[in-house]
RNA sequence: CACCGAUAAAGGCAAACCUAGCGAAAGCUAGGGGCGCAAAGCUAAAGGGCCUUCCUUAGAAAUAAGAUGGCAGCCAGUUACCGAA
Numbered sequence: 001c002a003c004c005g006a007u008a009a010a011g012g013c014a015a016a017c018c019u020a021g022c023g024a025a026a027g028c029u030a031g032g033g034g035c036g037c038a039a040a041g042c043u044a045a046a047g048g049g050c051c052u053u054c055c056u057u058a059g060a061a062a063u064a065a066g067a068u069g070g071c072a073g074c075c076a077g078u079u080a081c082c083g084a085a
C1' cells in the first nucleotide's frame, strides 16, 4: 500500500412503528424509537434496477403506456475511521 474484518478500542448511522409537518402519490423532513449496518458516508444531470403518476398520450369507460417526481438500507461507482487474525 492492497485485500480483509475481532464478542478489540474510540466514535457513528438508524428499519418497522408512533407524533407533527410537506407532497397527487411514491416518498421526504423533525422528534421519539431501534431492526439492523464496517461504508446504512456521498453520487439518482449522463451504469443497471425498483417505486409512484399531479400531468401527458391512447381509450366511450375500465384501463394501459410514459418521469420531468422519488429510492443509495437493491446492485454499482467513489471517498473514508480503526487494526486482531
Stems, first nucleotide, its partner, number of pairs: 004083002012037002017032006035073001041078003047075002049071003055066004
About this RNA:
A computed fold for an 85-nucleotide RNA from Proteiniborus ethanoligenes, annotated as c-di-GMP-I riboswitch aptamer. Its Rfam family is "c-di-GMP-I riboswitch aptamer". Gene Ontology term of the family: cyclic-di-GMP binding. The RNAcentral record of the sequence draws on ENA. The model forms 95% of the base pairs in the Rfam consensus.